The part of an RNA shown here (large-subunit ribosomal RNA, domain I) has 541 nucleotides and comes from a mouse gut metagenome.
Its mean pLDDT, the model's own confidence on a scale to 100, is 82.
It matches the Rfam family "Bacterial large subunit ribosomal RNA". The literature on the family includes a 2002 paper in BMC Bioinformatics by Cannone et al., "The comparative RNA web (CRW) site: an online database of comparative sequence and structure information for ribosomal, intron, and other RNAs". Gene Ontology terms of the family: ribosome and structural constituent of ribosome.

Context: one part of a larger RNA
RNA sequence: AGCACAGGGUGGAUGCCUUGGCACUAAGAGCCGAUGAAAGACGCAGUAAGCUGCGAAAAGCUGUGGGGAGCCGCAAACAGGCAGUGAUCCGCAGGUGUCUGAAUGGGGAAACCCGCCGGGGAAACACCCCGGCACCGUGCACUGAAUCCAUAGGUGUACGGAGGGAACCCGGCGAACUGAAACAUCUAAGUAGCCGGAGGAAAAGAAAGAAAACUCGAUUCCGGAAGUAGCGGCGAGCGAAACUGGAAGAGCCUAAACCGCUGCGCGUGCGCGGCGGGGUAUGGACCGCAGGAAAGUGUGAGAAGCUAAGCAGAACGAGCCUGGGAAGGCCGGCCAGAGCGGGUGAAAGCCCCUUAUGCGGCAGCAAAUCACAUGGAGCGGAAUCCGGAGUACCACGGGACACGAGAAACCCUGUGGGAAGGAGCGGGGACCACCCCGCAAGGCUAAAUACUCCUUAGUGACCGAUAGAGCAGAGUACUGUGAAGGAAAGGUGAAAAGGACCCCGGGAGGGGAGUGAAAGAGAACCUGAAACCCUGUGUUU
Numbered sequence: 001a002g003c004a005c006a007g008g009g010u011g012g013a014u015g016c017c018u019u020g021g022c023a024c025u026a027a028g029a030g031c032c033g034a035u036g037a038a039a040g041a042c043g044c045a046g047u048a049a050g051c052u053g054c055g056a057a058a059a060g061c062u063g064u065g066g067g068g069a070g071c072c073g074c075a076a077a078c079a080g081g082c083a084g085u086g087a088u089c090c091g092c093a094g095g096u097g098u099c100u101g102a103a104u105g106g107g108g109a110a111a112c113c114c115g116c117c118g119g120g121g122a123a124a125c126a127c128c129c130c131g132g133c134a135c136c137g138u139g140c141a142c143u144g145a146a147u148c149c150a151u152a153g154g155u156g157u158a159c160g161g162a163g164g165g166a167a168c169c170c171g172g173c174g175a176a177c178u179g180a181a182a183c184a185u186c187u188a189a190g191u192a193g194c195c196g197g198a199g200g201a202a203a204a205g206a207a208a209g210a211a212a213a214c215u216c217g218a219u220u221c222c223g224g225a226a227g228u229a230g231c232g233g234c235g236a237g238c239g240a241a242a243c244u245g246g247a248a249g250a251g252c253c254u255a256a257a258c259c260g261c262u263g264c265g266c267g268u269g270c271g272c273g274g275c276g277g278g279g280u281a282u283g284g285a286c287c288g289c290a291g292g293a294a295a296g297u298g299u300g301a302g303a304a305g306c307u308a309a310g311c312a313g314a315a316c317g318a319g320c321c322u323g324g325g326a327a328g329g330c331c332g333g334c335c336a337g338a339g340c341g342g343g344u345g346a347a348a349g350c351c352c353c354u355u356a357u358g359c360g361g362c363a364g365c366a367a368a369u370c371a372c373a374u375g376g377a378g379c380g381g382a383a384u385c386c387g388g389a390g391u392a393c394c395a396c397g398g399g400a401c402a403c404g405a406g407a408a409a410c411c412c413u414g415u416g417g418g419a420a421g422g423a424g425c426g427g428g429g430a431c432c433a434c435c436c437c438g439c440a441a442g443g444c445u446a447a448a449u450a451c452u453c454c455u456u457a458g459u460g461a462c463c464g465a466u467a468g469a470g471c472a473g474a475g476u477a478c479u480g481u482g483a484a485g486g487a488a489a490g491g492u493g494a495a496a497a498g499g500a501c502c503c504c505g506g507g508a509g510g511g512g513a514g515u516g517a518a519a520g521a522g523a524a525c526c527u528g529a530a531a532c533c534c535u536g537u538g539u540u541u
Stems, first nucleotide, its partner, number of pairs: 001540009015526001016491002020463002022460007029452002031164002039100003042055003046078001050074002061094006070082003105114003115133007135161009168199001169197005179186001183233001209216002220247005230238002251444003254388001258277009283386003286381004296374006305365002310359003316332002319330003333350002335339001341353003393417007403429001424439005478485002498525001501512004
């Protein structure tokens, strides 16, 4: 030195465990904000660094419902207190709520600096306290230039806005990688990204529709139609609709004609308005007749109901055995509308918390029903009047339609042109005729649908600490000027009973003693693999 065996060290795999995650299901909730949000800074305890809670009234104040013996958070200990005159604790409603932040008196390098006005602190210019003072839009009032009337502007006042939010929704702007086995049309994709806006949903929506039958009758979503018809360097690829089966179901308001009241302008008979009635596509006005119905909506009252805290809730044994410990084994019982689950020194229906079931409920939600208000339906006539204009439509250029300019309709519109007036106009995929369907150029509209930051209950042939979230807590430590990036790290024991005391040592550490079932469970703490290191013995050279 090699090999073998044995015993250790180191190390932290493995097993077991779970405070944490992951994915879903069913419900709920679906906004918060100038009454100052979200997010923070700094503070607040007798002692207090962090977390939690709170705000100078500061781990809290008041009221109220619950609860019933301990309590002063995580978190021990010391000191000092509170509590059957009901504390701590849980629910609900209030009060307080520094400073920053839309941040809004002005400024600013966020959490800081500096003001003005009014009021208060016995007087006081100082100091302190309280209240107010940003901007934009709209309405109203007053004021009011160039410029006579007027207008612009200004001032005051009332109301509103501003910022935040995981995804979902609508709109505006809008890539590239990639695919086409290269690449340019095309694709990726109207995706990602950026911006604006809204809501609990959004959008769409009550036919100038779809169709082609004696037809249907708003919209949305799902199944089929169908990977069909089509589109396509007819490549890659893109990809409908009618119709049909379901979910849901709801329809309305205006403009105008006409009537009434009223304002303004000027060139005094013309023009422009406002308010009310009327009226809305089985059209209406108008004339005649008849005559105020229901639904719906708003306000108020409101039984039963739901819900936040909570309450009751069955049944074993000091038996015997093993053991540190019984819930295990044995013996003998019992409950069950409860044998879900968790805990207890091991494996408990009957020990504890729960569980089935039943009850409770200030406040909150929601609502049958009632009252009042609002709302609004008809028959006939047919002369006249009305029925949304820089619109429809056309040309050119784009976009969007499954549809790439195509035979290319329909839809949107940048430029130019530019109708008709119900005997009218649009559509039925160029276009024309016939026929059929509809009535654009104003508006609103629940449900079925999408999503889950959040709450409650539950589930898993999901993970079990290199897994599962990045995090068993951490957006921390740390890195970066910054945007941003971003860890590692769980386990003594049933109970700290966490080793008094003695010995060696400067200490670290160790040896006894003691605790414990176990200390080879001693905090570098369950188990404790391998690599690697050491010791002993054997053997070989």